[in-house]
RNA sequence: GCGGCCAUAGCUUAGCCCGGCUUAAAGCGCCACACUGUCACUGUGGAGAUCAGGGGUUCGAAUCCCCUUGGCCGCG
Numbered sequence: 001g002c003g004g005c006c007a008u009a010g011c012u013u014a015g016c017c018c019g020g021c022u023u024a025a026a027g028c029g030c031c032a033c034a035c036u037g038u039c040a041c042u043g044u045g046g047a048g049a050u051c052a053g054g055g056g057u058u059c060g061a062a063u064c065c066c067c068u069u070g071g072c073c074g075c076g
Base pairs, nucleotide, nucleotide: 001075002074003073004072005071006070007069010028011027012026013025020059030046031045032044033043034042052068053067054066055065056064
């Protein structure tokens, strides 16, 4: 230099192919309450991601297209 894959809550992931039934969901973690002598476990409730950044297409984009950034792999 060329090609491919990945980037979604604090962490690990689903959803992306086939755009609208997810107000972006789940587990762990976090907060409050109940339970307990206390902690833990358990139960109930809650907060938390404008989906790496920018632009485009579209009535409508996490999802399609382009560019950029970061990570991994391969080729030279």
Model confidence (mean pLDDT): 82 of 100. Transfer RNA from Candidatus Sungbacteria bacterium RIFCSPHIGHO2_01_FULL_47_32, 76 nucleotides, folded computationally. It matches the Rfam family "tRNA". The family's RNA type in Rfam is transfer RNA. The source organism's lineage runs through Bacteria, Bacteria candidate phyla and Candidatus Sungiibacteriota.